[in-house]
Molecule: RNase P RNA; transfer RNA
Organism: Gemmatimonadaceae bacterium
C1' cells in the first nucleotide's frame, strides 16, 4: 500500500432563489391577511420486541394459578440491556510427540450457559437390545448332559455348543451401558491395578461462578426441559384516545315561581266560588351532570458538549457551558451552485456520464432488532513493496 | 394504542403428542362417443412466507423479519 474481517463514528453544505409549518412582534378593513424575526426529523424518528418515567384505577397480608427470565459479580430508574469474570466449543500462536493427540496462551471469535441423582412422557426406521438392559453373528469344553477311547476301579483323556457361561470383537443406529493399557480367565468382564473421566468428602485460593491439592467410591452416569415439569428470581391493571380544567345548542334530571271572581278583616291574613279524580302538561328563572367544542398534559430532560477526578470497564461524582420541532390527520420541499464517490477520455490543465442511501417526529426516555449509497478512524489476519 | 389469528400443489383445505407432506376441484395424457359433456384409467404439480436456531430428525418447537385478516377503544 491492497484486500478481508471486527469495532467505533459520520452520514452532505453556517451557499443562492422560491415555497411549506410554527413562535414572537408590528400593521390592518379585526375576517383573516400582509410584513419582519427566530426556529423546523433520525441514527435508526421504523418494528412496537423488552425495560422505565408520567397519569388514572385497584390495593391489609399471604398462598394458588399464569407469564417471562436463567453460569457468577457489578452497572443502572429499570431491563430479557451493558461491562468484567468463570466454564464449554472453535480458531490463531507456542511447546511436546514418529503420529494420533496432549499441554500452555496478557490473542481472537462464539454459547437461550440452572436442574435429566425429584417425577412423568418421547426416542421413527434399523438393530439382539433404546433404558429395572440385552444376545443375531461370535467367543468359551470351567460346570451338568451326551458320544467315543483308556482303565479292575476311583477316574482320566478326546469330541460335541444340548443345557450353560461371556460381552472382547463384528454388525445396526443420531445415540449401545465409562475410555485406554496391563494383569487375570475356560472365554471374558472394574474382576484387580495404573492413568484419564465421573461422583462424594476434606482442604486452599476467590465476594461468587469456579479453579488447585489430597483422600474415598469400582461406576450408582444414554439423549431430550426452544416436552411436561422442578428450583430460583421478577411481574397489580390500563394507557396521552392516560388524566386535569372550562363549557354551547338540543333532550332528560332537580328546585322555585306563574290563571280569574266575591266576601271577612286596620294590616299580615283567612273563607267561599270557579278548573281538575289525581298526576302532569305548558311558560319563565335558576342549579347540576354530561356531549360538541376549547384549553391543558407538551416537551428543560435519568438532556447535550467540554474539563477534572474515581473505577480494568459498563458507569459514577463535581465544575463550567448550551437550549435544539412540539400542531390539528399532521409543515420540514423543489431548482441551481458547490462538495463526495465510481467509470471512461485526456493535450495531465481538466472534461464527460452515472451514483449520492435507508427512511421520516405525534407524551417522553434507556435498550434490542431490522433497513442503509458512501466515507473516516482503530484492532486483527493475508499478500506485495521499501529501508 | 391494545389484543387475537393465519400463511401448505394453480384454487379450497387436511396432516394426532416432532417420525415417509396428502384430499377434493382444476390441469395434462389416454379410453369411451359421430362430437362435446359426464364417466373410466393414468400422470404431473410443494425450497410448507423468508432467514437462523433447538433436536438424531421441524409443516409442527424457539427467535427475528415479511405479508394478510379479525376484534376492542
Nucleotide at each position: 500500500g491492497u484486500c478481508g474481517u471486527c469495532a467505533a463514528c459520520c452520514g452532505g453544505g453556517u451557499g443562492g432563489u422560491c415555497g411549506c409549518g410554527a413562535u414572537u412582534c408590528g400593521c390592518u378593513u379585526c375576517a383573516c391577511g400582509c410584513g419582519a424575526u427566530u426556529c423546523g426529523a433520525g441514527g435508526a424518528a421504523a418494528g412496537u420486541c423488552c425495560g422505565g418515567g408520567c397519569u388514572c384505577c385497584a390495593u391489609u397480608g399471604g398462598g394458588c394459578g399464569c407469564g417471562c427470565u436463567g453460569c457468577c459479580a457489578g452497572g443502572u430508574a429499570a431491563u430479557g440491556c451493558c461491562u468484567g469474570g468463570g466454564c464449554g466449543u472453535c480458531g490463531g500462536c507456542g511447546g511436546c510427540u514418529c503420529a494420533c493427540g496432549c499441554c500452555g496462551u496478557u490473542c481472537g471469535a462464539u454459547g437461550a450457559c440452572g436442574g435429566a441423582g425429584a417425577g412423568u412422557g418421547c426416542c421413527a426406521c434399523a438393530g439382539a437390545a433404546a433404558a429395572c438392559a440385552c444376545a443375531c453373528c461370535g467367543c468359551c469344553a470351567a460346570c451338568g448332559g451326551c458320544u467315543c477311547g483308556c482303565u479292575u476301579g476311583c477316574g482320566c483323556g478326546a469330541g460335541u455348543g444340548c443345557g450353560g457361561g461371556c460381552a472382547a470383537g463384528g454388525g445396526u443406529g443420531a445415540a449401545a451401558a465409562g475410555g485406554c493399557g496391563a494383569g487375570g480367565u475356560a472365554a471374558g468382564a472394574g474382576c484387580u491395578c495404573a492413568c484419564c473421566g465421573c461422583g462424594c468428602g476434606a482442604u486452599u485460593g476467590g465476594c461468587a461462578a469456579c479453579a488447585g491439592u489430597c483422600g474415598c467410591g469400582g461406576c450408582a452416569u444414554g439423549g431430550u426441559a426452544a416436552a411436561c415439569c422442578c428450583c430460583a428470581g421478577c411481574g397489580g391493571g390500563a394507557g396521552c384516545a392516560a388524566g386535569g380544567c372550562c363549557a354551547a345548542a338540543u333532550a332528560g334530571g332537580c328546585a322555585g315561581c306563574g290563571a280569574g271572581a266575591g266576601g271577612u278583616g286596620c294590616c299580615c291574613a283567612c273563607c267561599u266560588c270557579g278548573a281538575u279524580c289525581a298526576a302532569g302538561a305548558c311558560g319563565c328563572u335558576g342549579c347540576g351532570g354530561g356531549u360538541a367544542g376549547g384549553c391543558u398534559g407538551c416537551u428543560g430532560g435519568a438532556g447535550g458538549g467540554c474539563g477534572c477526578g474515581g473505577g480494568c470497564g459498563a458507569c459514577c461524582g463535581c465544575g463550567c457551558u448550551c437550549c435544539g420541532a412540539g400542531a390539528g390527520g399532521a409543515a420540514u420541499g423543489a431548482c441551481c451552485c458547490c462538495g463526495g464517490g465510481a467509470c471512461g477520455g485526456u493535450u495531465c490543465g481538466c472534461c464527460g456520464u452515472c451514483c449520492u442511501a435507508c427512511a421520516g417526529a405525534a407524551c417522553c426516555c434507556g435498550g434490542c432488532u431490522u433497513a442503509c449509497a458512501g466515507g473516516u478512524u482503530g484492532g486483527c489476519g493475508a499478500c506485495c513493496g521499501a529501508a | 394504542u391494545g389484543g387475537g389469528g393465519c400463511g401448505u400443489a394453480g384454487g379450497u383445505c387436511a396432516a394426532c403428542u416432532g417420525g415417509c407432506a396428502g384430499a377434493c376441484c382444476g390441469c395434462c395424457c389416454g379410453g369411451c362417443u359421430g362430437u362435446u359433456a359426464a364417466c373410466c384409467g393414468g400422470g404431473a404439480a410443494g425450497u410448507u412466507g423468508a432467514u437462523g436456531g433447538u433436536u438424531c430428525g421441524a409443516g409442527u418447537c424457539c427467535a427475528u423479519c415479511c405479508g394478510c385478516c379479525c376484534c376492542a377503544g